This is a predicted structure of a 554-nucleotide part of an RNA (small-subunit ribosomal RNA, 5' domain) from endosymbiont of Camponotus socius. The RNAcentral record of the full RNA draws on ENA, Greengenes and SILVA.

Context: one part of a larger RNA
This record gives sequence, C1' cells and structure tokens, in this order.
RNA sequence: GAUUGAACGCUGGCGGUAAGCUUAACACAUGCAAGUCGAGCGGCAAACGGGGAAUACUCAUAUUAUAUGAUGAGUGUUUUGUCUGGCAAGCGGCAAACGGGUGGGUAAAAUCUGGGAAUCUGCCCAAUGGAGGGGGACAACUAUUGGAAACGAUAGCUAAUACCGCAUGAUGUCUUUAUGACGACCAAAGUAGGGGACCUCCGUAAGGAGGCCUUAUGCCAUUGGAUGAGCCCAGAUAGGAUUAGCUAGUAGGUGAGGUAAUGGCUCACCUAGGUGACGAUCCUUAGCUGGUCUGAGAGGACGAUCAGCCACACUGGAACUGAGACACGGUCCAGACUCCUACGGGAGGCAGCAGUGGGGAAUAUUGCACAAUGGGGGAAACCCUGAUGCAGCUAUACCGUGUGUGUGAAGAAGGCCUUAGGGUUGUAAAGCACUUUCAAUGGGGAAGAAUUUAAUAUUGCUAAAAUCAAUUUUAAUUGACGUUACCCAUAUAAGAAGCACCGGCUAACUCCGUGCCAGCAGCCGCGGUAAUACGGAGGGAGCAAGCGUUAAUC
Repeated sequence: GAUUGAACGCUGGCGGUAAGCUUAACACAUGCAAGUCGAGCGGCAAACGGGGAAUACUCAUAUUAUAUGAUGAGUGUUUUGUCUGGCAAGCGGCAAACGGGUGGGUAAAAUCUGGGAAUCUGCCCAAUGGAGGGGGACAACUAUUGGAAACGAUAGCUAAUACCGCAUGAUGUCUUUAUGACGACCAAAGUAGGGGACCUCCGUAAGGAGGCCUUAUGCCAUUGGAUGAGCCCAGAUAGGAUUAGCUAGUAGGUGAGGUAAUGGCUCACCUAGGUGACGAUCCUUAGCUGGUCUGAGAGGACGAUCAGCCACACUGGAACUGAGACACGGUCCAGACUCCUACGGGAGGCAGCAGUGGGGAAUAUUGCACAAUGGGGGAAACCCUGAUGCAGCUAUACCGUGUGUGUGAAGAAGGCCUUAGGGUUGUAAAGCACUUUCAAUGGGGAAGAAUUUAAUAUUGCUAAAAUCAAUUUUAAUUGACGUUACCCAUAUAAGAAGCACCGGCUAACUCCGUGCCAGCAGCCGCGGUAAUACGGAGGGAGCAAGCGUUAAUC
C1' cells in the first nucleotide's frame, strides 16, 4: 500500500447492488417448512350447492262449464347418493432419497485430474410384442371391549390399478452344445370420454345397462437411448522422526457364499507373505475443489457468500420399504437429556424458516406471496412448496449522489496573533440575483404476464363420426413486491458534515496552560519554566457520510 463475513470509538442525508452466528455440531417454548390424486376403490352427507321426485299454499292461463280436475310460475316442507358438482377419515398409487441446513467426523472409503470394466437405473424418449380366465382376503364401517393417555383387542361385512394362483410366452433368463437347434423358467390392470348400424339382458313402455367400434391415458415383457448412481487404477492433495518399524483376513492362491456388479467383501483349506527413509505406523490439525485476497511475476495465505463433490442430522448401532436410503421433519434397539402421567406407562429431537435462552468483541423479522422461476401430485382446473420471489433490520462492503450556484471589499463585526503600524480567519459571512437534484406533499404511471378459461375455424386420430389433441382468431382473466421504477406539479436555500492529524518519517504552526508532573508514543523519542511532540485555543493540511483505532493476510 492493498484486502476483510470484521469489531470498537466519534459522527451520520439519500439511493442502488451485495453480504450478515467466523464463538456452543450448546439447549430449545411457539408457528410453519411434503404433499397430492374421486379420471384406481369402497364409502360419506359429516359442512354445502345445483338437479329430480313427492306434497302444501298462493297466483296466472286456457278448456269445460263446474268440480277444484289440467298446465305453467313462485314460496315452504320432506325425500333422493344407481343425477351431478364435491369430500373429513380409510384402502391404493406416486412423491417423500429432491429441494433446504451444517462442517462435527474424515489426511483418504474424501476431493481434483486422467484412464478403466465386472454393473444397476423409477419418471422421460424411440421401438417390438402382449394385456385371456379365475380366487380368497384386509381396512374403512358395525357390535362388544381394554387403557389416564399414547394406542389397542375380539367378532362380523365389503371394494379396487391392493393381494394370490392358472393360462399364454419370446428377441429375455438358465442348462446343454459350442454354429444353430431342442429343453426348462418367468407377466399384466384397468379407468375416463365418444359413436352410426347390429346383438344381448332388464323393463308394459319410455328408457337403462352391456357387448361391438373408437380416442386418451395407464398396465406387462423385451431392446436401445438419455439421465442418475455404484465399482477399480494412477498421479496430485497438511505438519511432526523429540513417532522407525507396522501388519494374521494381514499378502496371495483354490473353492464356495454374497452383491446390481469386480474383489478377503465373507467363509473353508493352502502358501508366507505384504508394507516402510520416494517416510510406513503413530500423533496433531483439517471437509475437498472451481475459486478468493495479495503480489510485476514466481509464490504466499485463505476455502464466507455463489457453483460441483463428500460427510452428518440429539449420541451409538441396525435393518425394513423402495428404481434409488441404511433415510434431517421414517422404523427398531441402547444411551444421555427434556416433558406428560391416574405411577401401570407414554412423548420428543430447529446443523429447515422465523424466533428464545446461553456463549461471545460480534451477526437480522416469531413479515408478505405462490404473481414469476423451479419442484411434487393430478387428464386438467387446481392444491402444496419458510425452495424461490419480495419486503423489514444493520454505513457491514462496494458504487452513485446531495448538503447549493453566481455575485459580493465597507476587506464589516467577533475570534486569534502582533514589532500595536498592522496581519489573519476572508469572498468567507451579511447583502443582491438564481436554481430545486435528493428528501417532503399531491397527481399520473410502465415492465416483470408467459399462462388459464370460453367460443369460432382448420388439421390430425378413426372404416366413419364424435370425444380428444395441435394450431389460428376473438373475448374474458391472473402482480406478493406496490404508496414500484419513471414522469409531472407545488413550496422554500429551505431538512442534510464529520473524523483523525499538524517534531522527523509525513502534507500541515503559533499563543496560552503545565513544569520529568499531568501526560504522549507506530519507530526515533517528547515533558525538569520561553514545549511547533502533553492539555486547550486560533490557524492549517488530509480524507469525507464517513473518519480513526484494534485484529488478521499478502
């Protein structure tokens, strides 16, 4: 000199863009952070709307010509779940392995770079073939019942894209052969919409249900791709020799088991190896990288924010489910801690977002919204989303901007110095003329909006049509931020400057006070009666919404 996730002191106008527990991986009150699908299923009316049916009353109409019969409208009541929009809890599917946090552990099972072969991969893309025919349950529910609660127990009923056989079966798997072949084994699920003729069943009929055809989506098997993941090798990747030897599943082989897969990964047997001054082993420290800071570079230091990988989720261990976990807001066991209890027994896990206590020099709101981007579910509408977008707080950093501009000598007053003449503060102020950025008040006002819904038309799908899908056009509609950015108007110089320094290094000097005292100090050093070095004043020089100090790195 540059820099910082900084802190402290004094001071502080505005805006933009970023950043914000570096310490206790300490303990956590409260709320929220992962749901969704009724177009898989049985149900439900619990909260509610529309429709249908029945009935009561009122009004109107026409007919007949008199009874209150018919039709229509309105209101009220009842009813209907085999009309429809829907739906708490339940079965089922997908998601919950992503997203978000933290850096405790880890010096190599991590990371980075470059290679490799013995693997798997839900959703997605492309392609081929299939999707036949049956069965038995379990929730919800009902009844009884245990418990303070958490949560159950027994009996009975029921559905499915839940579950289980059978059939079919290869280009798949296995065996054999080694060129095939033959043989053995393995699958499935429907749902929603539409349709001209024909057929079946129910019904007196009207009509309804189904077959049949078709569209969309889903299901099964296989192949390929994409994406993601697992595994192996080499090199690189801290310090310590005041750590020199370490190692028995240890090193290798054969066989078996296990895994998606290779392999001492595990086991039985055999061999006695393997590793180390090119630093093994042990100890200490540490997440790694892209990068960041500094430096002319070489290097040195660091690894906040952002991005990639890894590890962890109160501590330790374990598996289940699943395409994927040995799973932050899942399960089980053990432990510590906290809470509830009727003392029998139970509940919990903020290193998610806010927030609290504590620790600390020190680090923010128990905010708004799903409008955008992205994610999960869904055919979609839509729902969920403390991801995210925004707002709030903090001069923490960087950048921008303002605190006025011109004129103005009687060189005013006051202050300070003085050789008492004067000098300086100083065009500085006052005065005069002007401007109004920013802030204030009022008004106008983009962009972030792409979608979505409805209607029309065209095309595709189809034997044909409709549904459906794509596209065109038209109309309607969606903004948390937001009193947005920006623009205009109003009024007035009006509301807006400090901090440290002035002996040398180092830009900037005099007076007073003090008298080796009080004090200063980065180094040299100042202070003992004329201190440019202490304290104050005037003046000056430096930076400026900051300035200085401390800490740290180069």